Record summary: A computed fold for a 99-nucleotide RNA from a Gammaproteobacteria bacterium, annotated as c-di-GMP-I riboswitch aptamer. The sequence was found by an Rfam model in a public genome assembly. The model forms 100% of the base pairs in the Rfam consensus. Its mean pLDDT, the model's own confidence on a scale to 100, is 83. Its Rfam family is "c-di-GMP-I riboswitch aptamer". Rfam links the family to the GO term cyclic-di-GMP binding.
[in-house]
RNA sequence: GUUUGACAAAGGCACACUCGUUGAAAGGCGGGGUCGCAAAGCCACCGAUCUAAGGGUUUGAACCAGGAUGGUUCGAUCUAUGACCGCGGGGCCGCCGAC
Numbered sequence: 001g002u003u004u005g006a007c008a009a010a011g012g013c014a015c016a017c018u019c020g021u022u023g024a025a026a027g028g029c030g031g032g033g034u035c036g037c038a039a040a041g042c043c044a045c046c047g048a049u050c051u052a053a054g055g056g057u058u059u060g061a062a063c064c065a066g067g068a069u070g071g072u073u074c075g076a077u078c079u080a081u082g083a084c085c086g087c088g089g090g091g092c093c094g095c096c097g098a099c
Stems, first nucleotide, its partner, number of pairs: 001099001003098003012037002017032006035086001041092003045089003049083002054079005060074005
């Protein structure tokens, strides 16, 4: 330095699973673990993905009330304000070596 990543050296991170903890959940945090990772360091900015407590819808069900409109509970469905940077892109910073 708009480059590059060896079966080099020194070190780093830690999937699944598991224990504890937290959260409505997705997930987070800590211990064990070690699939992998040259940014598997940091940032939810864009897209994807996950979740749906709360909120919306409901010519689904049950119940309550009633002249009618209605109400409650359960279910279905939509929704990010939640999550994820170890899904892709983008931004910031960085170790060692090669060139």